[in-house]
RNA sequence: UGGGGUAUCGCCAAGCGGUAAGGCUCUAGACUCUGACUCUAGCACCCUAGGUUCGAAUCCUAGUACCCCAG
Repeated sequence: UGGGGUAUCGCCAAGCGGUAAGGCUCUAGACUCUGACUCUAGCACCCUAGGUUCGAAUCCUAGUACCCCAG
């Protein structure tokens, strides 16, 4: 310098243009003499900025960070 890939909750991780699953952790409550276990409930506008669209995590453009390949 060229090409490719990845970016989603504290961590892992699914997600075909139509209101973002699940597991672990955490918080609150129930249970318990207390704790643990168990049960119930809660917590993410999707890396950033634009664009297309009635509607974008998803498609397009540019950028950022990391990884891989070539030289």
Predicted 3D model of a 71-nucleotide RNA (transfer RNA) from an Erysipelotrichaceae bacterium. It matches the Rfam family "tRNA". Rfam classes the family as a transfer RNA. Gene Ontology term of the family: triplet codon-amino acid adaptor activity. It was read from a public genome assembly. Its mean pLDDT, the model's own confidence on a scale to 100, is 80. NCBI's taxonomy places the organism under Bacteria, Bacillati, Erysipelotrichia, Erysipelotrichales, Erysipelotrichaceae.